[in-house]
RNA sequence: AGAGUUUGAUCCUGGCUCAGGACGAACGUUGGUGGCGUGCUUAACACAUGCAAGUCGAGCGGUUCUCGUAGUUUACUUCGAGGAUAGCGGCGGACGGGUCAGACGGGUGAGUAACGCGUGGAUAAUCUGCCUGUAAGACAGGGAUAACGCCGGGAAACCGGUGCUAAUACCCGAUAACCUCUUUAAAUCGCAUGAUUUAAAGAGAAAAGGUGGCCUCUUUACAAUGCUACCACUUACAGAUGAAUCCGCGUCCCAUUAGCCAGUUGGUGGGAAGGCGACGAUGGGUAGCCGGCCUGAGAGGGUGACCCGCCACACUGGAACUGGCACACGGUCCAGACUCCUACGGGAGGCAGCAGUGGGGAAUUUUGCGCAAUGGGCGCAAGCCUGACGCAGCGACGCCGCGUGGACGAUGAAGGCCCUUGGGUCGUAAAAUCCUGUCCUAUGGGAAGAACUAUAUGACGGUACCCAAGGAGGAAGCUCCGGCUAACUCCGUGCCAGCAGCCGCGGUAAUACGUAGGUUGCAAGCGUUGUUCGGAAUCAUUGGGCGUAAAGGGCGCGUAGGCGGUUAUUUAAGUGAGUUGUGAAAACUCUGGGCUUAACCCCCGUAUUGCCUUAGAAACUGUCAGGCUAGAGUGCAGGAGAGGGUGGUGGAAUUUCCUGUGUAGCGGUGAAAUGCGUAGAUAUAGGAAGGAACACCGGUGGCGAAGGCGACCACCUGGGCUAAUACUGACACUGAGGUGCGAAAGCGUGGGGAUCAAACAGGAUUAGAUACCCUGGUAGUCCACGCCGUAAACGAUGUCAACUAGGUGUUGGGAUGGUUUAGAAAUUCAGUGCUGCAGUUAACGCAAUAAGUAUUCCGCCUGGGGAGUAUGCACGCAAGUGUGAAACUCAAAUGAAUUGACGGGACCCCGCACAAGCGGUGGAUCAUGUGGUUUAAUUCGAAGCAACGCGAAGAACCUUACCUGGCCUUGACAUCCCGUGACGGCCAUGGAAAUAUGGACUUCUUAGUUUACUUGCACACGGAGACAGGUGGUGCAUGGUUGUCGUCAGCUCGUGUCGUGAGAUGUUGGGUUAAGUCCCGCAACGAGCGCAACCCUAGUGUUUAGUUGCUAACGCGUAGUGGCAAGAGCACUCUAGUGAGACUGCCGUUGACAAAACGGAGGAAGGUGGGGAUGACGUCAAAUCAUCAUGCCCCUUAUGUCUUGGGCUACACACGUACUACAAUGGCCUGAACAGAGGGAAGCAACAUCGCGAAAGGAAGCAAAACCCACAAAGUCAGUCUCAGUUCGGAUUGUAGGCUGCAACUCGCCUACAUGAAGUCGGAAUCGCUAGUAAUCGCAGGUCAGCAUACUGCGGUGAAUACGUUCCCGGGCCUUGUACACACCGCCCGUCACACCACGAAAGUUGGCAACACCCGAAGCCGGUGACUCAACCCGUAAGGGAGAGAGCCGUCGAAGGUGGGGUUAGUAAUUGGGGUGAAGUCGUAACAAGGUAACC
Repeated sequence: AGAGUUUGAUCCUGGCUCAGGACGAACGUUGGUGGCGUGCUUAACACAUGCAAGUCGAGCGGUUCUCGUAGUUUACUUCGAGGAUAGCGGCGGACGGGUCAGACGGGUGAGUAACGCGUGGAUAAUCUGCCUGUAAGACAGGGAUAACGCCGGGAAACCGGUGCUAAUACCCGAUAACCUCUUUAAAUCGCAUGAUUUAAAGAGAAAAGGUGGCCUCUUUACAAUGCUACCACUUACAGAUGAAUCCGCGUCCCAUUAGCCAGUUGGUGGGAAGGCGACGAUGGGUAGCCGGCCUGAGAGGGUGACCCGCCACACUGGAACUGGCACACGGUCCAGACUCCUACGGGAGGCAGCAGUGGGGAAUUUUGCGCAAUGGGCGCAAGCCUGACGCAGCGACGCCGCGUGGACGAUGAAGGCCCUUGGGUCGUAAAAUCCUGUCCUAUGGGAAGAACUAUAUGACGGUACCCAAGGAGGAAGCUCCGGCUAACUCCGUGCCAGCAGCCGCGGUAAUACGUAGGUUGCAAGCGUUGUUCGGAAUCAUUGGGCGUAAAGGGCGCGUAGGCGGUUAUUUAAGUGAGUUGUGAAAACUCUGGGCUUAACCCCCGUAUUGCCUUAGAAACUGUCAGGCUAGAGUGCAGGAGAGGGUGGUGGAAUUUCCUGUGUAGCGGUGAAAUGCGUAGAUAUAGGAAGGAACACCGGUGGCGAAGGCGACCACCUGGGCUAAUACUGACACUGAGGUGCGAAAGCGUGGGGAUCAAACAGGAUUAGAUACCCUGGUAGUCCACGCCGUAAACGAUGUCAACUAGGUGUUGGGAUGGUUUAGAAAUUCAGUGCUGCAGUUAACGCAAUAAGUAUUCCGCCUGGGGAGUAUGCACGCAAGUGUGAAACUCAAAUGAAUUGACGGGACCCCGCACAAGCGGUGGAUCAUGUGGUUUAAUUCGAAGCAACGCGAAGAACCUUACCUGGCCUUGACAUCCCGUGACGGCCAUGGAAAUAUGGACUUCUUAGUUUACUUGCACACGGAGACAGGUGGUGCAUGGUUGUCGUCAGCUCGUGUCGUGAGAUGUUGGGUUAAGUCCCGCAACGAGCGCAACCCUAGUGUUUAGUUGCUAACGCGUAGUGGCAAGAGCACUCUAGUGAGACUGCCGUUGACAAAACGGAGGAAGGUGGGGAUGACGUCAAAUCAUCAUGCCCCUUAUGUCUUGGGCUACACACGUACUACAAUGGCCUGAACAGAGGGAAGCAACAUCGCGAAAGGAAGCAAAACCCACAAAGUCAGUCUCAGUUCGGAUUGUAGGCUGCAACUCGCCUACAUGAAGUCGGAAUCGCUAGUAAUCGCAGGUCAGCAUACUGCGGUGAAUACGUUCCCGGGCCUUGUACACACCGCCCGUCACACCACGAAAGUUGGCAACACCCGAAGCCGGUGACUCAACCCGUAAGGGAGAGAGCCGUCGAAGGUGGGGUUAGUAAUUGGGGUGAAGUCGUAACAAGGUAACC
């Protein structure tokens, strides 16, 4: 720091996803150790049990124990002292009252959107126990009460009566002031209220003692008094600490929460007043806040566990008491819910303290040790208490450290995996050898933490740590391996099972699933899930946008607000730079230090970007007040205009009506019909009525803010422009809310109604046609008044102002200039167009009328769909409009441009493509192939063109792959090993054969060596296993081969240039060509594969050669012609070699002076002369695994091999391709002609013989320019038939023969005789052919034993037509549109049907919440009363009274509760509505091309 994903590819826009970090985590799996941290995020749910707040006997009474003393009734009593010298056990530190503490410490985050918190201030509006300092004091009295005793009630909790007693408990009085209050006066100060000080007068208000020691007096002694030390007490002033209150600023979301507070301002009565709010009140939702923590470059975003500060709460709600502090977690009272006890009468309780339990939950620990340390409470102290705290335990929950060994070790072991079978890899890894000892095991030693303090005192803990010993022993897993993203192979599976963060994998060769081997990464962890920041500049202050991608309000006016020309002052709010205080500590960060290191801990510094204080600066912004005129405005003059409103006038046209003329049609369409018309239409002429709109002028001309405005005249009226000057003096710009205008359609009321025309009707079209077309036709279209308030209201471009090259039109003015008129050229202001530079843009484009440069203000956007929908609210008569979501769903949706493809888009061109012609097919019979059907099998393949007389150049057996039956199992075929032996044929028997059994006969070859033996090769048999074999599957795993577009003219590359890029250019353009053929031009210049040529063939000469070919002359022969060919010759024909020839080369015309075209000459041939071979880049997953080869899969006594017979030849039918015909341009018969190219030895076979014939028998010649096949046929000559199902046609069938062959039944060909079917030229449709072609005629060959209507060749005869390119088909170039790219056989829309999902509406129904009104009214404070009760003070001898206090009662407030009508929110609901999603459903075809009616608002 980026990456993946939209496309065929590209650049943008834009979302989704990933890589990083973090966590109080959880889950899966695995798990050695130590240190430091950390651990109910959920039910502020309920809690068993134990503990968490007590202390002081130096305040007091009493009890108890011990001792002493005195008395006596010997068991008690009085008084006093003490809690001891040790140990054990027990009461008891128990009861009461008093002091202090309990308001701290500890927990939790429910509530709270608040001065709650943070930060900075204020208190002249305050308090402060304990502590510190200063000053002063502490005198003299009094009356009670608990405990206790007695009596009583109750189950208990507890309570009542009566009697006694004490205090540092309580009370009165004295004294005192600097305290407090009242009054008066003065001074000083302050932001206001006011404060402080001084002086005077008056009034008021304190106290408590205790312990130790000492002295003195008195006394028997104790005691008392006094002094002193300490503690405690009272008053006052200060300090410190803590608390309280107030204020500035900051502090979440919703405006679909816009008005709120209502007796609010203490109460009552009267009076008066408002306050808050778009700078967001009120309401609703959510939430403890901060230091910090996580992330980030930062700004920010998220968060508020642990630790620290503050706040709030303590079962829920309310209330006060005590106190310095509470409205009080382990206090009180009341109400409520819940739990427990109960004798049913009544009582008790509050873990959100530490442990722990249940429950909830994905999930969170021990009912531990200790007060040794730190800290707290009480106490003079000893000390007691302390689940604060210090420690330990549990949990990989996190961070950090360490280990699981090190060195050496190649036969690269075994084994696994892969393999091209050579090997590679795990891998120096292991084993083996030599070592080490962290952790571990057992032993020994052994801390600091301890300070007060001299002794004693350690929970942790015999822990950390140290020494020596032992032995590699006890200690490695998890994830990933298609791309992003580091890391690859085999097997299994076969769109199944499964994976997946995104893209996406899986349908028989999966690096993506599952194992395995190997690898990568991390490591006591690893991975997954969740959350959060980052990446995301994807809410943009830093740091985005709005012409077409999402996004400019339809347009004005204008309020608040924001912003604002020039100049000199003033001020100091902003601003910049200093100063003061604060910004707690911890944390982060830097340096250093301490634990062996690190995590962790400690010290110092920085930082804490903030707020406050204050002296100064004055450029800029602001403020105060003044000037200026360039912005803005006003006046005077001129001139343009469909600007607006009202009234009037006009002509053309449509329609209707009337009249005339006139007659049969009119009208309408692609074609028709409906319609009108003989009752007289249309047409035509005249007249009349009525409504609406204003031709020509008319123009990217004018005016207006926009919508919009078009005949002419008049009146009223707005705005803009120009010129010159006078005046005002910043008055300006923008503009949330607000308000006005606002096309068409629509709505209301009333008119009007000619045309046109939704709805509607009819006619057509159509598969249908609720449309397009036609005939009609109502609202409406028009007017007046009132609503509506929206449009693709568009320049898809908000407003104002400034600046920034030009060129050229046009509209309205001005002025210079010049002129007889007309009026040019240059110039200026205001509009309105085109073009174009810089610049800008994703590109297209924009470009002084900016989308450029910099600025002001407003509006708007943040993926697609759902959806401009639902709901709420507002407006509206309604239609509807404005505002405006979410659930859910997808990984895209979009913009611009590129290359293709396509178009019922355009242009140009070509082709037997059409047209013009000739002949066919489709109808018949037959042949052949295919489909279908049948079958035991009818083997398999080929499927539009480009399958179908195709593979097959030839199925009776064989072929043969299929079926039936019978055999064989290392096999019919190949290689290797062992043993034996020649092999083999013949005969007999069984069998359908394959083959089985038996018999006789025969005796090959190499080397060594002594006859004989051994060995090898070939062959055969037997045996074992490796293997053979497969026309079994996959042509969608492949090679090779082939078809097709198409013999169409195209397809590309290098360099350069242009473009961000895909790409473009070249290859386009003007001509020309069969051709991307050539020429010219051109940011292109060249090149390659194709085209052409080179090759073959036939056509004309030349030359060479002359047998088997040829024969003109000579020769022979004949009477002569004819003839002969072993005399001779190679002239000719011919054969087959060589070379020539044709190149638009020459001439003319046209053309750009080019290429080229046209015409001509010459020539055998003339414009690629004819034919062939030759097939670019590529397309169709085209065909072929059955030619062959081949990967993988499958079979292995069978899917292999052999064999018999059958089948491939079936037959209702359908299609393709041919043959033969339907006849007279013909059939039959007779005679007599003319080819080319081929083939021949297991062959072709002549002549002559025989047979009607097919053939037969026999046989010369020929391995071929020699012999044979071999007679060519149509044609021609002569004859006959005479238009008929025939002398056409030959199918079918019968009989008799022939040939091939082991074999002719299924199932061959031929012959003869006989038989003599359909068929009389073929519907829709469709095929071939442009010249030696079509048509027609025969010949040959391959295959082959035999079998040809097929195929491949050969020659004979030999036409017609082409105006032309409108149309059909195919193709090429260029251009255009595109929502297509699997590329139009494309894409794609909506209803309906089915399934699922979320949402809305809904009669109702069930909860929650916050208020309101009324009722009831606990506890309690307050107020009143207080006839009842009462010790202290006063009066009184007393009784009693007074003062004062209280119970009780009454009242205000008041929680919970009740009643009621509303609000709001959540759930649910019969039914209902649309939406979304879903491989193959239905109906149509709306959109994308002119999408077949241009589309859209």
A computed fold for a 1497-nucleotide RNA from an uncultured bacterium, annotated as small-subunit ribosomal RNA.